The part of an RNA shown here (small-subunit ribosomal RNA, 5' domain) has 531 nucleotides and comes from an uncultured bacterium. The full RNA is in RNAcentral, with records from ENA, Greengenes and SILVA. Rfam family: Bacterial small subunit ribosomal RNA.
Context: one part of a larger RNA
RNA sequence: GAUGAACGCUAGCUACAGGCUUAACACAUGCAAGUCGAGGGGCAGCGGUAUCGAAAGCUUGCUUUCGGUAGCCGGCGACCGGCGCACGGGUGAGUAACGCGUAUCGAACCUGCCUCAUACUCGGGAAUAGCCUUGCGAAAGUAAGAUUAAUGCCCGGUGUUUUCAGAGUCCCGCAUGAGGCUUUGAACAAAGAUUUAUCGGUAUGAGAUGGCGAUGCGUCCCAUUAGCUUGUUGGCGGGGUAACGGCCCACCAAGGCAUCGAUGGGUAGGGGUUCUGAGAGGAAGGUCCCCCACAUUGGAACUGAGACACGGUCCAAACUCCUACGGGAGGCAGCAGUGAGGAAUAUUGGUCAAUGGGCGGAAGCCUGAACCAGCCAAGUAGCGUGCAGGAAGACGGCCCUCCGGGUUGUAAACUGCUUUUAGUUGGGAAUAAAACGGGGCUCGUGAGCCCCCUUGCAUGUACCAUCAGAAAAGGGACCGGCUAAUUCCGUGCCAGCAGCCGCGGUAAUACGGAAGGUCCGGGCGUUAUCC
Repeated sequence: GAUGAACGCUAGCUACAGGCUUAACACAUGCAAGUCGAGGGGCAGCGGUAUCGAAAGCUUGCUUUCGGUAGCCGGCGACCGGCGCACGGGUGAGUAACGCGUAUCGAACCUGCCUCAUACUCGGGAAUAGCCUUGCGAAAGUAAGAUUAAUGCCCGGUGUUUUCAGAGUCCCGCAUGAGGCUUUGAACAAAGAUUUAUCGGUAUGAGAUGGCGAUGCGUCCCAUUAGCUUGUUGGCGGGGUAACGGCCCACCAAGGCAUCGAUGGGUAGGGGUUCUGAGAGGAAGGUCCCCCACAUUGGAACUGAGACACGGUCCAAACUCCUACGGGAGGCAGCAGUGAGGAAUAUUGGUCAAUGGGCGGAAGCCUGAACCAGCCAAGUAGCGUGCAGGAAGACGGCCCUCCGGGUUGUAAACUGCUUUUAGUUGGGAAUAAAACGGGGCUCGUGAGCCCCCUUGCAUGUACCAUCAGAAAAGGGACCGGCUAAUUCCGUGCCAGCAGCCGCGGUAAUACGGAAGGUCCGGGCGUUAUCC
C1' cells in the first nucleotide's frame, strides 16, 4: 500500500459499487418454464345467446330471479400434438487434463430456429389419449372394455436433387486424397390452418450462428516418489460414431514413456484480470466477462438439431417424510427464507415500465433473468457539523513560583452574518425519440415515413422552490527510542505495559489517572493475510 474481511470504541447526509471466504452440511414454506384454440377431439369451470319450465313484479307482454337443455358464440381446466424446457440462473466438489490460454488444422465433421436460391406440397389407411363403462388400491397410481380426432403414426405415387453402386471424361492438391460434367441402376419426401391474405410443410444447395475433433507451445510443489506400461505401442481387417482415432473387437508384431523428471504422492477449476513493485518480478483468481466441470452419492441410457439433461426418466446407495404396513414421495451448488457450522456475510420485498429470453400471425401470457426497492461504515467518492469580528488575554482546570507568572486561548461570553444537509410547506421529472393498436402516404406486399390513442414498478422518488433557526450533527489512537507529540499525581519488580529494544524494587516523559500536545478524521485502532 491492499482486502468479499472480523473485533473494539465512535457515528450526520448523499451517490456508486459490494455482501456465507466456513458445512458441494441438512432443508419447513412460497415462487424460479412455459406457451400455442390461426394443429386437434372436445366442454369441467366462467361469460354470452337461443330455448323450455317455475316464481315474483306489474305497464298484460315485458323485466327480474331460479332451474334444465343446446359447443351455437367468446373462450377454456384436463387431454393429444407443436415449439421451448440443452437458454437464462447457481456452485467450484472434482480435474495437473488439449481442462484452460494462445496459434494452427479438419481433403475426418454436425448444426433446430434465421437468411438466400431451386423444385415440390398427390392419393389412401390403421390406431390412440381424452370423454364413457367396469374394476383394483389407504394413497401414489393403475388395469380392462367400447368409441373418436389431428400439423400425431403408417402405406402407396411422384423424385428436381441427395446417398450408394457402376461406366466415361476433365481438373486440382502438402499425403491419405478433393472437385466438376455426362450416363445407368437402387433407396429416400411432404400437412395442413384460417378472417383468402397470410402463416406453415418437404427435398436439396449456399450462408450465418453454434458446436465437435486434432496438433505445436505454455500451465503449482515433492527425487526423503526412479523406474512405469499389456489395449499397453504399432499394424491389418472390422464394429461404432456426425466424424478421426485401441474409441471398441479379432488376429499379428514387441513395442511405447522416462533424470530435457516418466510413474507415484500432495495441492488446485483455467484465463481476461486484481494487488504490490521504479521495473524485473512476487502474490491472488471475490464482484464483472470468456471457457470448463458439477447438480444428494454412484451408474445408465431414452427423447431430441443439440443432453447422457439442476427444477426429465430408470437402477443402486445414504438420508428425510407419508402409510390402512401391502406400498409410496423427495432432492434450494435457482430467488427469498430456516437450522447447523463459524470471528463473519442481507428481505420468506415490488414490477414485467424498460432491456433480454420462450411460445404465439397478433393481442398477449410466462420470466426470483433483469430492473428496482429494503438491510449493513463492509469499500470508494462528495458534502456538513458554521463564518467574520471579539483581550478585562474573564471564570474554571492544570503547571511553575523569587508569588510576578505560564498554558488551555480568539477558545468562550458578546456583536454581526450565512442556512448546505437534516426538518416545515409547495411544485415536480427524464427513463417512452420505444412497442402495441387505429388512420394515411410512399410503395408493392414486406418494409419505411407521418398523424392520433394508450402503456411508468421504481415514484409524488430524483430535482427545484419556500420557511425558521447556529439551530439537530466529532471522535479514535498515540506522546521512552524506532516515531510526530510532555508534565504533574498515584503505585512501588506490586498492579500493570509491550510490535522490537525493553519499562515498574519511592521523585516512572514507558504502569493507572489528569492537564497539555501529536496524528488521522465519519472514522480511528487491533487482529489476520499478500506485496